[in-house]
The prediction has a mean pLDDT of 85. The RNA shown here (transfer RNA) has 74 nucleotides and comes from a Candidatus Woesearchaeota archaeon. Its Rfam family is "tRNA". Rfam links the family to the GO term triplet codon-amino acid adaptor activity. The family's RNA type in Rfam is transfer RNA. The sequence is in RNAcentral, with records from ENA.
RNA sequence: GGGCCGGUAGCUUAGCCUGGUGGAGCGGCCGUCUUAUAAGCGGCAGGCCAGCGGUUCAAAUCCGCUCCGGCCCA
Numbered sequence: 001g002g003g004c005c006g007g008u009a010g011c012u013u014a015g016c017c018u019g020g021u022g023g024a025g026c027g028g029c030c031g032u033c034u035u036a037u038a039a040g041c042g043g044c045a046g047g048c049c050a051g052c053g054g055u056u057c058a059a060a061u062c063c064g065c066u067c068c069g070g071c072c073c074a
Base pairs, nucleotide, nucleotide: 001073002072003071004070005069006068007067010026011025012024013023020057028044029043030042031041032040050066051065052064053063054062
């Protein structure tokens, strides 16, 4: 220098192909249960979807560029 894969909640990740409300598990908080704790059960909060721009009525999703991480080729 060229190619491919990945970046989404505190952590692990689904959703992207096929645009139309961003979900799960763990963790956190509250309640319930218990003499009490844990476990169980119920609820709540937490995401400007790596960044910028473009297309569109509408972008995590499509397009371009950039940044970060990994792999391969030279």